[in-house]
RNA sequence: CGGGGUGUGGCCUAGCGGCUUAGGGCGCGGCGUUCGGGACGCCGAGAUCGGCAGUUCAAAUCUGCCCACCCCGA
Numbered sequence: 001c002g003g004g005g006u007g008u009g010g011c012c013u014a015g016c017g018g019c020u021u022a023g024g025g026c027g028c029g030g031c032g033u034u035c036g037g038g039a040c041g042c043c044g045a046g047a048u049c050g051g052c053a054g055u056u057c058a059a060a061u062c063u064g065c066c067c068a069c070c071c072c073g074a
Base pairs, nucleotide, nucleotide: 001073002072003071004070005069006068007067010026011025012024013023018057028044029043030042031041032040050066051065052064053063054062
C1' cells in the first nucleotide's frame, strides 16, 4: 500500500429494513430466604447499536468515507 472480516449496556452475545419499549446470559443494585454468606427466587437500573454522511415513508440492519482491531497478499 491492496483485498477481506469484525465493531450492539461493564463483559459476552441475538438481531439480516417496519412486528419491541434493541432481546438474552454474566456482572451490578434492592427485596425475600439464611444466624450470616453462598446458592435460589422476585423486582430493578444500565446500550438510540464505532463516528459522519447518504438511500428510504421507515435503517442496528443497505451504500460511501473515516476510525479501531483481526486475517491474507505485496
The prediction has a mean pLDDT of 81. Predicted 3D model of a 74-nucleotide RNA (transfer RNA) from a Patescibacteria group bacterium. Rfam family: tRNA. It is annotated as a transfer RNA. The sequence is in RNAcentral, with records from ENA.